[in-house]
Molecule: Glycine riboswitch aptamer
Organism: soil metagenome
RNA sequence: GAUACGGGAGAGACCCAGUACCUCGGGCGCCGAAGGAGCAAGUUUUGACCGAAACUCUCAGGCAAAAGGACCGUAUC
Numbered sequence: 001g002a003u004a005c006g007g008g009a010g011a012g013a014c015c016c017a018g019u020a021c022c023u024c025g026g027g028c029g030c031c032g033a034a035g036g037a038g039c040a041a042g043u044u045u046u047g048a049c050c051g052a053a054a055c056u057c058u059c060a061g062g063c064a065a066a067a068g069g070a071c072c073g074u075a076u077c
Base pairs, nucleotide, nucleotide: 001077002076003075004074005073006072007071012028014027015026016025029063030062031061035059036057037056038055042049043048
């Protein structure tokens, strides 16, 4: 690093139209723990280099269930 199993949060089952259901379109309000982006310290010839996160941004993603899910535990390679 990969695989398998288990645990795994937050936020409207919002409104309008259409529709048999799923889904799709528009509008407003939100969430941070896929991913992505940004920065501290540090180095320095003061031009720059190097830049972490669970912090910040919400581009993406998400706001019933399902799926996904950072992270944690176990096992194998």